[in-house]
RNA sequence: GGGCGCAUAGCUCAGCUGGGAGAGCGCCAGCUCGACAAGCUGGAGGUCACAGGUUCGAGCCCUGUUGCGCCCA
Numbered sequence: 001g002g003g004c005g006c007a008u009a010g011c012u013c014a015g016c017u018g019g020g021a022g023a024g025c026g027c028c029a030g031c032u033c034g035a036c037a038a039g040c041u042g043g044a045g046g047u048c049a050c051a052g053g054u055u056c057g058a059g060c061c062c063u064g065u066u067g068c069g070c071c072c073a
Stems, first nucleotide, its partner, number of pairs: 001072007010025004019056001027043005049065005
């Protein structure tokens, strides 16, 4: 230099054919318990890496950029 993949909550990750942004763990509160843990119920937490484009509508499609990983030279 070229090719491919990944980037979504604090962490690990889903998100189907473009239309509701989610799960588990963690965190907070309550219940339970003599107490803790476990369990149960509820809650908070998001610039979907960044910028632009297409579209009535983008996490998803297109272009560029950044970071990480792999391969080729």